[in-house]
RNA sequence: GCCCCUGUAGUUCAAGGGAUAGAAUGCGGCCCUGCGGAGGCUGUGAUCCGGGUUCGAAUCCCGGCAGGGGCG
Numbered sequence: 001g002c003c004c005c006u007g008u009a010g011u012u013c014a015a016g017g018g019a020u021a022g023a024a025u026g027c028g029g030c031c032c033u034g035c036g037g038a039g040g041c042u043g044u045g046a047u048c049c050g051g052g053u054u055c056g057a058a059u060c061c062c063g064g065c066a067g068g069g070g071c072g
Stems, first nucleotide, its partner, number of pairs: 001071007010025004018055001026044006048064005
């Protein structure tokens, strides 16, 4: 330098163009309990950045940035 893959809650992952972007875990609160780090209820919080296509984009296209892999 070229090619491929990936980028979503603090973390690990879903969401093949349409419904409030979900789950687990973490964290806060309450309950439970002799105590609780176990159990129950509840709250919290995210689409890497900029454009484009579309009635509608986390999803498709282009360019960047970051990480991983391959080639030279």

Transfer RNA from a Candidatus Micrarchaeota archaeon, 72 nucleotides, folded computationally. It matches the Rfam family "tRNA". Its family is annotated with triplet codon-amino acid adaptor activity in the Gene Ontology. Rfam classes the family as a transfer RNA. The coordinates come from a structure-prediction model, not an experiment, and the mean pLDDT is 82. Taxonomically the source falls in Microcaldota (Archaea, Nanobdellati). It was read from a public genome assembly.